[in-house]
RNA sequence: AGGGGAUUGGUGUAACGGUAGCACGACUGACUCUGGAUCAGUUAGUCUAGGUUCAAAUCCUAGAUCCCCUG
Repeated sequence: AGGGGAUUGGUGUAACGGUAGCACGACUGACUCUGGAUCAGUUAGUCUAGGUUCAAAUCCUAGAUCCCCUG
């Protein structure tokens, strides 16, 4: 330099263009002599900026970070 892939709560991982789920975690409460376990509830997210569309995590363009291949 060229090509390909990945990016979604704190972590991991889903989601035909139509309400962003699940698990773990964290917090609060119940239970318990205490802790753990269990139960109930809460918490918090689409890498960035534009565009298309009635509607975008998803499609298009540009960019960012990381990984792989070729030289």
Transfer RNA from a Phycisphaerales bacterium, 71 nucleotides, folded computationally.
The coordinates come from a structure-prediction model, not an experiment, and the mean pLDDT is 82.
Lineage of the source: Bacteria > Pseudomonadati > Planctomycetota > Phycisphaerae > Phycisphaerales.
Rfam family: tRNA. Rfam classes the family as a transfer RNA. From the family's description: Transfer RNA (tRNA) molecules are approximately 80 nucleotides in length.